[in-house]
RNA sequence: AGCCUUCGGGGCAGGGUGAGGGCCGAGAGGCCCAAUUCCCGAUCGGCGGUAGAGCCCGCGAGCGCUUCGGCGCAUGAUCCGGUGAAACUCCGGAGCCGACGGUAAAGUCCGGAUAGGAGAAGGCU
Numbered sequence: 001a002g003c004c005u006u007c008g009g010g011g012c013a014g015g016g017u018g019a020g021g022g023c024c025g026a027g028a029g030g031c032c033c034a035a036u037u038c039c040c041g042a043u044c045g046g047c048g049g050u051a052g053a054g055c056c057c058g059c060g061a062g063c064g065c066u067u068c069g070g071c072g073c074a075u076g077a078u079c080c081g082g083u084g085a086a087a088c089u090c091c092g093g094a095g096c097c098g099a100c101g102g103u104a105a106a107g108u109c110c111g112g113a114u115a116g117g118a119g120a121a122g123g124c125u
Stems, first nucleotide, its partner, number of pairs: 001125007014040003020033005042108002044098002046059004054096002062073004078094005100111003
């Protein structure tokens, strides 16, 4: 360097509200179901680098095009104190973020996905 095999993403406990729906009733009205999406709260953290990282740098997942090699677009979030030679990574504290489609408005449910995947381990030449 080429090829092969295997592996390769986690997560709403509990409470509140009631869009909407159903049942009963002559009516007034009563009762029941109803959000992992709203509110309180709970909870999760892919891969490589580097003093050990969701929020530092880079990559992956999405969409479009493709001569199938790639190319283009999109791509979230952190501070303070301490230790130290060195940490936005450790320790203490307080915060913040999370694609697309569906659905009562979703990081956590369902779906594309028995997919794809940065890469990791092993083997052969």